[in-house]
RNA sequence: UUGAAUUUUCGGGGCAGGGUGCAAUUCCCUACUGGCGGUACAGUCCGCGAACCGCUUCGGCGGCCGACCCGGUGCAACUCCGGGACCAACAGUAUAGUCUGGAUGGAAGAAACUUCAA
Numbered sequence: 001u002u003g004a005a006u007u008u009u010c011g012g013g014g015c016a017g018g019g020u021g022c023a024a025u026u027c028c029c030u031a032c033u034g035g036c037g038g039u040a041c042a043g044u045c046c047g048c049g050a051a052c053c054g055c056u057u058c059g060g061c062g063g064c065c066g067a068c069c070c071g072g073u074g075c076a077a078c079u080c081c082g083g084g085a086c087c088a089a090c091a092g093u094a095u096a097g098u099c100u101g102g103a104u105g106g107a108a109g110a111a112a113c114u115u116c117a118a
Stems, first nucleotide, its partner, number of pairs: 001118005007112004017029003031098002033088002035048004043086002052063004068084005090101003
């Protein structure tokens, strides 16, 4: 330094202002937010996790899985810069990416310690 194993810790953000209305942080105007790995720095590329659906011997397995263009710089950018767009599970409630809830949960993964091997 690399690989394997154990343990511990960490591991998702956001409606300010206004309008209508009996009632909306849910509608309308405007505002705001962006998990993990890869790659020229990414919510929109590639891959993964979560959620959701089905099955289950309850360990898991399978399915499903949103959304971007133009110009510039450069060896290289759908990632940077400029401009304009777009997307966001389920349950509850006046219709919710932002409120409340499952969740003081779980996970992709990140870091550290120890042990073993090369």
FMN riboswitch aptamer (RFN element), 118 nucleotides, folded computationally. Its Rfam family is "FMN riboswitch aptamer (RFN element)". About the family: The RFN element is a highly conserved domain that is found frequently in the 5'-untranslated regions of prokaryotic mRNAs that encode for flavin mononucleotide (FMN) biosynthesis and transport proteins. This element is a metabolite-dependent riboswitch that directly binds FMN in the absence of proteins. In Bacillus subtilis, the riboswitch most likely controls gene expression by causing premature transcription termination within the 5' untranslated region of the ribDEAHT operon and precluding access to the ribosome-binding site of ypaA mRNA.The FMN riboswitch structure, reported in present an FMN-bound six-stem junction, adopts a butterfly-like scaffold, stapled together by opposingly directed but nearly identically folded peripheral domains.